[in-house]
RNA sequence: GCGGAUGUAGCUCGGUGGCCGAGCAGCAGUUUUCCAGACUGAAGGCGCAGGUUCGAUUCCUGCCAUCCGCU
Repeated sequence: GCGGAUGUAGCUCGGUGGCCGAGCAGCAGUUUUCCAGACUGAAGGCGCAGGUUCGAUUCCUGCCAUCCGCU
């Protein structure tokens, strides 16, 4: 320098044009003499920019980061 893959909650993943979800962790509450455990609740997210579209996490383009391969 070229090609490919990935980027979604603190972590591991799902989702695939129309309200973003799960598990674990963390927080609050209930229970318990206390802890643990159990139950309940709330909070927390689509790498960045542009385009297409009535509508984009999703499609397209560029950039960035990480990983892999080629030279």
The RNA shown here (transfer RNA) has 71 nucleotides and comes from Nitrobacter sp.
The RNAcentral record of the sequence draws on ENA.
It matches the Rfam family "tRNA". Its family is annotated with triplet codon-amino acid adaptor activity in the Gene Ontology.